[in-house]
Molecule: transfer RNA
Organism: Alosa alosa
RNA sequence: CUCCUGUUAGCUCAAUUGGUAGAGCGCACGACUCUUAAUCGUGAGGUUGCGGGUCCGAGUCCCGCAUGGGAGG
Numbered sequence: 001c002u003c004c005u006g007u008u009a010g011c012u013c014a015a016u017u018g019g020u021a022g023a024g025c026g027c028a029c030g031a032c033u034c035u036u037a038a039u040c041g042u043g044a045g046g047u048u049g050c051g052g053g054u055c056c057g058a059g060u061c062c063c064g065c066a067u068g069g070g071a072g073g
Base pairs, nucleotide, nucleotide: 001072002071003070004069005068006067007066010025011024012023013022019056027043028042029041030040031039049065050064051063052062053061
């Protein structure tokens, strides 16, 4: 320098061929328990890395940038 791939909740990851962003763990509250833990229930938590474009509609498609990993020279 070129190419491939990843970036989504505090963490690990989903999200069908573009159609209203979810799960587990964690956290808060509650139930249960003499208490804690475990278990169960409810809830909060998101500018989908950043900036543009296309589209009625973008996490998804296109362009640029940033950053992690890999390959080639």